A computed fold for a 73-nucleotide RNA from Thermoplasmata archaeon HGW-Thermoplasmata-2, annotated as transfer RNA. Lineage of the source: Archaea > Methanobacteriati > Thermoplasmatota > Thermoplasmata.
[in-house]
RNA sequence: GGGCUCCUGGUCUAGCGGUUAUGACGUUUGCCUCACACGCAGAAGGUCGCCAGUUCAAAUCUGGCUGAGCCCA
Numbered sequence: 001g002g003g004c005u006c007c008u009g010g011u012c013u014a015g016c017g018g019u020u021a022u023g024a025c026g027u028u029u030g031c032c033u034c035a036c037a038c039g040c041a042g043a044a045g046g047u048c049g050c051c052a053g054u055u056c057a058a059a060u061c062u063g064g065c066u067g068a069g070c071c072c073a
Base pairs, nucleotide, nucleotide: 001072002071003070004069005068006067010025011024012023018056027043028042029041030040031039049065050064051063052062053061
């Protein structure tokens, strides 16, 4: 330098162009307990890597860029 794959709450992850982006762990509040843990019921936390484009409508499709991984030279 070229090709391919990937990027979604703090971490991991689901998500046919169409309802308020899913779940687990973690954090946190309350209950439970003498207390802690477990358990139960809640809550917060996402500009879906960035910039454009297509579309009535984009996390999803297209182009470019940054980053990560693999392969080729």
Its mean pLDDT, the model's own confidence on a scale to 100, is 81.